Context: one part of a larger RNA
Molecule: small-subunit ribosomal RNA, 3' major domain
Organism: metagenome
C1' cells in the first nucleotide's frame, strides 16, 4: 500500500419507499436440464448461460447417428514418369444415390517453314493436401462484466533508511477528480465534459417525383362540391446553409469571496433541452480453437472425401423466457377516420373476374419522393349480447382443402366445417419502469423457396399514476478505523 470488517461518517443509482404494469397458477410457443436414444452434433452455466452462438434444422445446412462407396483425394502448389481418339461427351447397364464399367461422336493455346517442343486435361508415384479433431489454462483478434462508475496514473520537487507518501487529502460545489477556495507542491497524461449523429424552434436557398393557398380551363352536378389540365413555389415537405441556449440577464441564499444553488424574464427550447454513438487504468486464468487467423498435440484407404436415409422436433419430469388468456374499462356484428418508417425486377404487384376462405387468373404501372406491398389498428358512431365456463378462452382432434419446394410421413405454414380442454387474477417468492415514460393498438425489415417469429431490431398511434424521505435491502465512490490476512 491494498484487501476485508453483522466498523464509523458523506453520496450516488428503479437499490428501497411511494405508484403502475407483470412473472410464479393455466394452455401453447421457445431454450436448457435431466430421461430416452444407434444418434438424439457442438458450445455457452450466478449477476454476467437457459427466444443464447442460431438474421429462419423438411433435403441442403449438418458438424451427429446408420449404410453403400472414394483414397494425391471435394480444394492449392511443386517434382518425376507415362499419355492422342487425348480433354469433353449423347446414350447404355448396375444401383437408392453417390459410386462403378461402358461409350457412337470428338477438341484447344504458346514458339517454329516443318518435325517437334512446351502449356492444357488425364494417369501413375511421391512431397503434400484434408480434419466442426484436443487444448481459449500456450496464443492473437473480438466480446461480455464491474460501468458511462469517477476514477486510474505520470515527470520534477519535498518528506520517508525503506516500502511508500505528498499531489488526488481539507472547506464548498457538481451529472462528473466538474469547478472554486486552501494546501510542499508545481505541472501532465488516459478518463468526465465538448467536438460528431438524430430529434424540437426560426431565416434564406433550391422546386421534381413534393405542393395546392389565389388565378384560368374543361367534364359531371341543380347547387355545394368534386375529378382532370395549365398556371404557380405561397403553405407543407425533400435536402443543403445559418442562427438559436452561454447562468447571457434580474433577485435572493452560502463565510465578505468565488465555484454554485433557488426563482423570474424572455423565448420553440434553460440549466448536460431529450436520445444515441463515445466504455480510462484494470477484475473475472470471464467467453469464444465450431466465425477467421494460430503454437503445440494426434488422425492420415481415416479422426480426411462423396452420397441415401435417420437424427437435431425424441418425453414419466424440472426450470428460464414470452405468447394467449380466464373476460363488460369486455367479446361479436356493421359504419366510419387519422401514420411514420421500411422494402420491391430470378421482384413489389394494381383495377377486373372466380373462390365462404386460405388461393387463383390475369397483369395495368413501377429499378420507384412518380408505381406497387398498403387494409393502420387501438380510438370513433350505431347494434346485439347481460355475468353464465357464457355470443369469454381458444388448447386438441377429426374432415376437406391452399401455398412454397425434387420432395411437407418421421418434421412445413396457412385457410373452411366440426370440435370445443385447462383456465373465475394465480403460495412462497420475484422483475420492469421516473414521461411522450410505463401500460396498451397496429405497422416494418433482416434471415428466407417455404416456414413453426409469439422471436430479434425498429415505426409511429393512444397515453398515465407516483417518489414523503435514505431507516433497512442490494450495487457502487470517497474520508477514516480496527485486523493474528497479502
Nucleotide at each position: 500500500u491494498g484487501a476485508c470488517g453483522g466498523g464509523g461518517g458523506c453520496c450516488u443509482g428503479c437499490a428501497c419507499a411511494a405508484g403502475c404494469g407483470g412473472u410464479g397458477g393455466a394452455g401453447u410457443a421457445u431454450g436448457u436440464g435431466g430421461c430416452u436414444c444407434a444418434a438424439u452434433u457442438c458450445g455457452a452455466u450466478g449477476c454476467a448461460a437457459c427466444g443464447c452462438g442460431a438474421a429462419g434444422a423438411a433435403c441442403c445446412u449438418u458438424a451427429c447417428c446408420u449404410g453403400g462407396c472414394c483414397u494425391u483425394g471435394a480444394c492449392a502448389u511443386g517434382u518425376a514418369c507415362g499419355u492422342a481418339g487425348u480433354a469433353g461427351a449423347a446414350g447404355g447397364g448396375u444401383g437408392a444415390a453417390a459410386g462403378c464399367c461402358u461409350g457412337a461422336c470428338g477438341a484447344g493455346g504458346u514458339a517454329g517453314c516443318a518435325a517437334u517442343a512446351c502449356c492444357a486435361g488425364c494417369g501413375u508415384a511421391c512431397a503434400c493436401a484434408g480434419g466442426u479433431g484436443c487444448u481459449g489454462c500456450a496464443u492473437g483478434g473480438c466480446u461480455g462484466u464491474c460501468g458511462u462508475c469517477a476514477g486510474c496514473u505520470c515527470g520534477u520537487g519535498u518528506c520517508g533508511u525503506g516500502a511508500g507518501a505528498u499531489g488526488u487529502u481539507g472547506g464548498g460545489u457538481u451529472a462528473a477528480g466538474u469547478c472554486c477556495c486552501g494546501c510542499a507542491a508545481c505541472g501532465a497524461g488516459c478518463g468526465c465534459a465538448a467536438c460528431c449523429c438524430c430529434u424540437g424552434u426560426g431565416u434564406c436557398c433550391u422546386g421534381u417525383u413534393g405542393c395546392c393557398a389565389c388565378c384560368c380551363c374543361g367534364g359531371c352536378g341543380a347547387g355545394a362540391g368534386u375529378c382532370g389540365g395549365g398556371a404557380g413555389c405561397a403553405c407543407u415537405c425533400c435536402g443543403g446553409a445559418c442562427a438559436g441556449a452561454c447562468u447571457g440577464c434580474c433577485u435572493c441564499g452560502c463565510u465578505u469571496a468565488a465555484a454554485c444553488g433557488a426563482g423570474g424574464a424572455g423565448g420553440a427550447a434553460g440549466g448536460u433541452g431529450g436520445g444515441g454513438a463515445u466504455g480510462a487504468c484494470g477484475u473475472c486464468a470471464a467467453g469464444u480453437c465450431a466465425g477467421u487467423a494460430u503454437g503445440g498435440c494426434c488422425c492420415u484407404u481415416a479422426c480426411g472425401g462423396c452420397c441415401a436415409g435417420g437424427g437435431c422436433u425424441g418425453c414419466a419430469c424440472a426450470c428460464g423466457u414470452a405468447c394467449u388468456a380466464c373476460a363488460a374499462u369486455g367479446c361479436c356484428c356493421g359504419g366510419u377516420a387519422c401514420a411514420a418508417a421500411g422494402g420491391g425486377a430470378a421482384g413489389c404487384a394494381a383495377g377486373a373476374c372466380c373462390g365462404u376462405c386460405a388461393g387463383g387468373u390475369g397483369g395495368c404501372g413501377c429499378a420507384a419522393a412518380u408505381c406497387c406491398c398498403c387494409a393502420a389498428a387501438a380510438a370513433c358512431c350505431g347494434g346485439g349480447c347481460c355475468c353464465a365456463g357464457u355470443u369469454c378462452a381458444g388448447a386438441u382432434u377429426g374432415u376437406c382443402g391452399u401455398c412454397u419446394g425434387c420432395a411437407a410421413c418421421u418434421c412445413g405454414a396457412c385457410g373452411g366445417c366440426a370440435u370445443g380442454a385447462a383456465g373465475c387474477u394465480g403460495g412462497a417468492g420475484u422483475c420492469g419502469c421516473u414521461a411522450g415514460u410505463a401500460a396498451u393498438g397496429g405497422c416494418g425489415c433482416a434471415u428466407c423457396a417455404g416456414c413453426u417469429a409469439c422471436g430479434g431490431c425498429g415505426c409511429c398511434g393512444u397515453g398515465a399514476a407516483u417518489a414523503c424521505g435514505u431507516u433497512c435491502c442490494c450495487a457502487g465512490g470517497c474520508c477514516u478505523u480496527g485486523u493474528a490476512c497479502a